[in-house]
Predicted 3D model of RNase P RNA and transfer RNA as a complex of 491 nucleotides.
RNA sequence: GCUGCGGAACAGGCGAUCGCCGCCGGGCGGCGUGAGCCUCCCGGGGGAGGAAAGUCCGAGCUCCACAGGGCAGGGUGCCGGGUAACGCCCGGUGGGGGUGACCCCAAGGAAAGUGCCACAGAGAGAAGACCGCCUCGCGUCCGGCGUCGGUCCGCCGCCGUCGGGGGCGCGGCAAGGGUGAAAGGGUGCGGUAAGAGCGCACCGGGGCCCUGGUAACAGGGCUCGCACGGCAAACCCCACCCGGAGCAAGACCGAACAGGGGCGGCCCGGUUUCGGCCGGGCCAGAGGCGGCCCGCCUCAGUCCCCGGGUAGGUCGCUCGAGCCACGCGGCGACGCGUGGCCUAGAUGAAUGAUCGCCCCGCGCGGCGGGCAACCAAGGCGCGGACAGAACUCGGCUUAUGGUCCGUCAGCGACG
RNA sequence: GCUCCCAUCGUCUAGUGGUCCAGGACACCGGCCUCUCACGUCGGUAACAGGGGUUCGAACCCCCUUGGGAGCGCCA
Numbered sequence: 001g002c003u004g005c006g007g008a009a010c011a012g013g014c015g016a017u018c019g020c021c022g023c024c025g026g027g028c029g030g031c032g033u034g035a036g037c038c039u040c041c042c043g044g045g046g047g048a049g050g051a052a053a054g055u056c057c058g059a060g061c062u063c064c065a066c067a068g069g070g071c072a073g074g075g076u077g078c079c080g081g082g083u084a085a086c087g088c089c090c091g092g093u094g095g096g097g098g099u100g101a102c103c104c105c106a107a108g109g110a111a112a113g114u115g116c117c118a119c120a121g122a123g124a125g126a127a128g129a130c131c132g133c134c135u136c137g138c139g140u141c142c143g144g145c146g147u148c149g150g151u152c153c154g155c156c157g158c159c160g161u162c163g164g165g166g167g168c169g170c171g172g173c174a175a176g177g178g179u180g181a182a183a184g185g186g187u188g189c190g191g192u193a194a195g196a197g198c199g200c201a202c203c204g205g206g207g208c209c210c211u212g213g214u215a216a217c218a219g220g221g222c223u224c225g226c227a228c229g230g231c232a233a234a235c236c237c238c239a240c241c242c243g244g245a246g247c248a249a250g251a252c253c254g255a256a257c258a259g260g261g262g263c264g265g266c267c268c269g270g271u272u273u274c275g276g277c278c279g280g281g282c283c284a285g286a287g288g289c290g291g292c293c294c295g296c297c298u299c300a301g302u303c304c305c306c307g308g309g310u311a312g313g314u315c316g317c318u319c320g321a322g323c324c325a326c327g328c329g330g331c332g333a334c335g336c337g338u339g340g341c342c343u344a345g346a347u348g349a350a351u352g353a354u355c356g357c358c359c360c361g362c363g364c365g366g367c368g369g370g371c372a373a374c375c376a377a378g379g380c381g382c383g384g385a386c387a388g389a390a391c392u393c394g395g396c397u398u399a400u401g402g403u404c405c406g407u408c409a410g411c412g413a414c415g
Numbered sequence: 416g417c418u419c420c421c422a423u424c425g426u427c428u429a430g431u432g433g434u435c436c437a438g439g440a441c442a443c444c445g446g447c448c449u450c451u452c453a454c455g456u457c458g459g460u461a462a463c464a465g466g467g468g469u470u471c472g473a474a475c476c477c478c479c480u481u482g483g484g485a486g487c488g489c490c491a
Base pairs, nucleotide, nucleotide: 001411002410003409004408005406007405009403010402012358013357014356015355016354017353018352020047021046023044024043025042026041027040029038030037031036049386053397054396056395057394058393059392060391061246062245063244064243073242074241075240076239077238078092079091080090081089082088093107094105095104096103097102108237109236113235114234115231116230117229130177131176132173133172134171137170138169139168140167141166142165143162144161145160146159148157149156150155185203186202187201188200189199190198204226205224206223207222208221209220210219211218212217250315251314252313253312260306261305262304264283265282266281267280268279269278270277271276285299286298287297288296289295322341323340324339325338326337327336328335329334359384360383361382362381363380364379368375369374416487417486418485419484420483421482422481425441426440427439428438433471443459444458445457446456447455464480465479466478467477468476
């Protein structure tokens, strides 16, 4: 210098002008008995993020439900630790990738059971023999030789025998080929008719023990000839966790319209959750039916009262598992202590626009420099990402132009 | 804002681990039929929203993203 790796921080800066949303203080005016409220004006101060996003996890908070336990359902899954909690984080173990810095892993159980393993292939799970290998064993055909018999003299037939010489069938084998993602340990030597854990050595694996480690696990010894492959992001088993809903939760105030209930008074008795309710008695009202009394019906509309409750308003609503600095403990996540700080709280939803200067990147251009490659001042143009709080936190994931940092890695050059 | 659901040819859909380089209907294109068009008939083109993982194997199982849709304020 180039190419990488890992981690943290920032999120262009300053100024001017005009705007937007809350808060505080003051003033003119209006309304109101008042507390106070409203319009306008002036001043001060504050005003998005690392992801505010996806809503994927975990909590706070609120309401509902709830004796306890279980079933169902869902989730998590190596070990230890951190935390309010987590599926997050830290440290380790094992496995995988990279020359390396470093990175990745949903990583319990397949000898509890069930299921699946298409096509191909002989055989897909206590499997199988297609090609192949074998002549140790049996049968048979061809071939050679021999005896006997027949003969049309070419040979033919029976029997015996020889050789693995050539075949077939039975049989033996699972080394090799072939199929497949996967074929019942691997390599080598011995062994054999050929082979095979059949025997042996090493590696792998199962069991037992010892040592180290909190543990996952690692190392070692003995033993077993090897005995049941993969899939659990298939059902399932084991261990642990989970009540449901969500700030449009929920609480308070509460208009108009509609709708629900009530609507004479007095006294006595009973009952009561003290609000009322029931029974009895007495007195009394309006309207209608009716000529009047008795009797029967109604008390509508309007007005009044009560309760629920919509629109709307207020609260919840930002001081909180808070932020910053330092010290201590811890490898670390993190914890403890001291000091300091207050940092948007809107509700159709504000945080913006323009201009100037500077900064960074790219392009054009080129004063100049250099033997050359090339380097290059002033100047001009373009660009400066992803994205916008909506109850609040802790995480994860996703989007994102650039700047900076490192006893970091590899390669190259020079000294 | 919160809670859910869905995504397969141009359209509507089947497929829920393999026999699927994904089937059907309508539409589109071409041939036949007809004097021509329509109808009919034969054939063809055309899709698993994108990425990653599990698995021998993914439209299907799991995760992330993208897009679309629905419900939720409350009483009689």
The coordinates come from a structure-prediction model, not an experiment, and the mean pLDDT is 76. Rfam match: Bacterial RNase P class A. Rfam classes the family as a ribozyme.